[in-house]
Context: one part of a larger RNA
Molecule: small-subunit ribosomal RNA, 5' domain
Organism: Thermomicrobium roseum
C1' cells in the first nucleotide's frame, strides 16, 4: 500500500448492482420444491338431457376421484464429508463400447391367445397395511406368420492404422411391432385421406463410458511394500477392455526420478497480490468430480447402485392396542444448536428454462422478482450566492490582544432529496390474449432549507498543538517508546489534520 463471503467498536439519509452458516455432511416443528397425458385403457360418483309405472335404461360432459399403462421422477436444486485419485486439467487412443427423446435414410405394422389392477364379495390388523375367491380392458404380458436391414455360425473377394476394423458374396439359423383422434363417403361392416404414434435398422447429432502421456500439497522424526499380488491359460461378467472376478500354472511386480505409510485437501476456468517471475487463494458465477443421516446392496431403466426409489445392518426421533409400524431439510423458507459471524416460514409462474400433453392446459422455492443486513462496489445528497477588521459563547493570551469565523445571524435563490396530487411504461418479436416485479421506474406539477455527520488521528516513522487535571498514579502503546510536579505521547477542552455515511480496529493472503 492492495484484498475480502469478513467480524467487532462508534454513527448512519437515499438510489443502483452484487453477495450473505466460511462454524456443527450436528438435529429437525411445519408448509410447499415433480409431475403429466382422458388423443392408451377399464372403472366411475356427479351434473344434463331423453325415455320410463317404481324400480330402472340409454346418451352426452370426460366431470371429481381410483387403478391398468405411457414419459417423466438418473434434469433442474443442495453441499464438499470422503478423495493426492485417470479425481481434475490438458494432449492422444477405443481395431475394446453404449446412448431414451430430436433430425435424415430404408423398410414394416398380418393373424391369434391367455392374464391382471380398479371394482364387487369374503377374511386378518390399533394402525401401516394385508391375504382368498369372483369378473374385465388396453398402446400392459405372450405366441404364430412375414424381415429391407440386423445378429450368430460356415464358406469366400478386397481395403486397412491387422485383437471384434471397413466395403461386399453365398449358405443355415434366429429375433419385430399399437395403435389413437379428425375429415369426407357409406345404413352398416367399411373405405379413402390428414395428424400422430409405433417395429426393425443404417447414419448424425449432443450424451456417456473406458484406456493413456504429461501437469499441479507436505511429510524420510515414513525406507522398504506387495498374495490377487505382477504375468500367463482358460472361464465367468460388462455396452465394453482388463487380475474386474474364478480355477489352474509361473514368481513375479513396485521403490530415492521417493514405493509404502502418514498428514492436509475436491479439481478447473479463474480470484487476489506482485513491474515480472512468483506467492496465495479455489467465496458467488462456470465445466467436472463426489455425497444425501452412518455403512452395504441390488431391482427397474436408454441412462442411477438412484436427495424428497426400493431392501438390509445400524444410530437417533416418533406413534402404538406393545403384536408392530413410522421418518431422513447438504431443495425453498423456517427453528433449535454451535459460533465472533452470515436473511423472509414473502409474490408470481408475466418472461427465460425444464418434464407431461396433438393441444387446451398442468407442475415447476429451477427461474423472475420483491424483502432483511453500509456486508462490498458505484453513484447522489445532507444545500446554494450574498453577508463585520468580524456579533454571542467557548479557548489561548506578553491583558495590547489572537482564535473558531464567512463560520452563525440576516437577505437572496434553488428543489437533488422528502412530502402532496397527476399521468405512467419497456420488459408481450408470427397475429390477438397475457405483467409478479408495479401505479414501480421515469415525466408533469405544488410546497418548503425544511428530515439528513461522522469517525480515527495530531512525539518520531506520519499530515496535525496549546491549555488544564493527572504525578512511574491513572493510563497510552504497530515499533521506537511515553508518565516519577510545568507532559505537543495519559485524561479533558479548545484547536487543527485525515477519511467521509462511514471511519477505526481485530484477524488473515500477497
Nucleotide at each position: 500500500g492492495g484484498g475480502g463471503g469478513a467480524a467487532c467498536g462508534c454513527u448512519g439519509g437515499c438510489g443502483g448492482c452484487g453477495u450473505g452458516c466460511c462454524u456443527a455432511a450436528u438435529g429437525c416443528a411445519u408448509g410447499c420444491a415433480a409431475g403429466u397425458c382422458g388423443g392408451a385403457c377399464g372403472g366411475g360418483a356427479g351434473c344434463a338431457c331423453g325415455c320410463u309405472c317404481u324400480g330402472g335404461c340409454g346418451u352426452g360432459c370426460c366431470g371429481a376421484c381410483c387403478g391398468u399403462g405411457g414419459c417423466g421422477g438418473a434434469c433442474g436444486g443442495g453441499u464438499g464429508c470422503g478423495u493426492a485419485a485417470c479425481a481434475c486439467g490438458u494432449g492422444g487412443g477405443g481395431a475394446a463400447c453404449c446412448u431414451g427423446c430430436c433430425c435424415g435414410g430404408g423398410u414394416g405394422c398380418g393373424g391369434g391367445g391367455g392374464a391382471u389392477a380398479a371394482c364387487c364379495c369374503g377374511g386378518g390388523g390399533a394402525a401401516a397395511c394385508u391375504c382368498g375367491g369372483g369378473c374385465u380392458a388396453a398402446u400392459a404380458c405372450c405366441c404364430c406368420a412375414u424381415a429391407c436391414g440386423c445378429u450368430u455360425g460356415g464358406c469366400u473377394g478386397g481395403c486397412g492404422g491387422u485383437g471384434g476394423g471397413c466395403c461386399g458374396g453365398c449358405c443355415a439359423a434366429g429375433g419385430a411391432a399399437a395403435g389413437g383422434c379428425g375429415c369426407a363417403g357409406g345404413c352398416g361392416a367399411c373405405u379413402g385421406u390428414g395428424c400422430u404414434g409405433u417395429g426393425c435398422u443404417c447414419g448424425g447429432a449432443g450424451g456417456g463410458c473406458c484406456c493413456u502421456g504429461c501437469g499441479g500439497c507436505c511429510u524420510a522424526u515414513c525406507a522398504g511394500c506387495u498374495a490377487g499380488a505382477c504375468g500367463g491359460u482358460a472361464g465367468g461378467g460388462u455396452a465394453a477392455c482388463g487380475g474386474c472376478c474364478u480355477a489352474c500354472c509361473g514368481u513375479g511386480g513396485c521403490g530415492a526420478u521417493g514405493a509404502c505409510g502418514g498428514g492436509u485437501a475436491g479439481c478447473u476456468g479463474g480470484u487476489c497480490u506482485g513491474a515480472g517471475a512468483g506467492g496465495a487463494u479455489g467465496g458467488c458465477c462456470a465445466g467436472c468430480c463426489a455425497c444425501a443421516c452412518g455403512g452395504g446392496c441390488a431391482c427397474u431403466g436408454a441412462g442411477a447402485c438412484a436427495c424428497g426409489g426400493g431392501c438390509c445392518c445400524g444410530a437417533c426421533u416418533c406413534c402404538u392396542a406393545c403384536g408392530g409400524g413410522a421418518g431422513g431439510c447438504a431443495g425453498c423458507a423456517g427453528c433449535a444448536g454451535g459460533g465472533a459471524a452470515u436473511c423472509u416460514u414473502c409474490c408470481g409462474c408475466a418472461a427465460u428454462g425444464g418434464g407431461g400433453g396433438c393441444a387446451a392446459c398442468c407442475c415447476u422455492g429451477a427461474c423472475g422478482g420483491a424483502g432483511c443486513g453500509a456486508c462490498g462496489c458505484c453513484g447522489c445528497g445532507u444545500g446554494c450566492g450574498g453577508g463585520a477588521g468580524g456579533a454571542a459563547g467557548c479557548c489561548c493570551u506578553u491583558c495590547g490582544g489572537g482564535g473558531u469565523g464567512u463560520a452563525a445571524a440576516c437577505c437572496g435563490c434553488u428543489g437533488u432529496u422528502c412530502g402532496g396530487g397527476g399521468g405512467g411504461a419497456c420488459g408481450a418479436u408470427c397475429g390477438a390474449g397475457c405483467g409478479a416485479c408495479g401505479g414501480u421506474a421515469c415525466c408533469c406539477u405544488c410546497g418548503g432549507a425544511g428530515c439528513a455527520a461522522g469517525u480515527c488521528c495530531c512525539g518520531g516513522c506520519u499530515a496535525a498543538c496549546u491549555a488544564c487535571g493527572u504525578g512511574c498514579c491513572a493510563g497510552c502503546a504497530g515499533c521506537c517508546g511515553c508518565g516519577g510536579u510545568a507532559a505537543g505521547a495519559c485524561g479533558u477542552a479548545g484547536g487543527g489534520g485525515g477519511c467521509g455515511a462511514g471511519c477505526g480496529u481485530u484477524a488473515c493472503c500477497c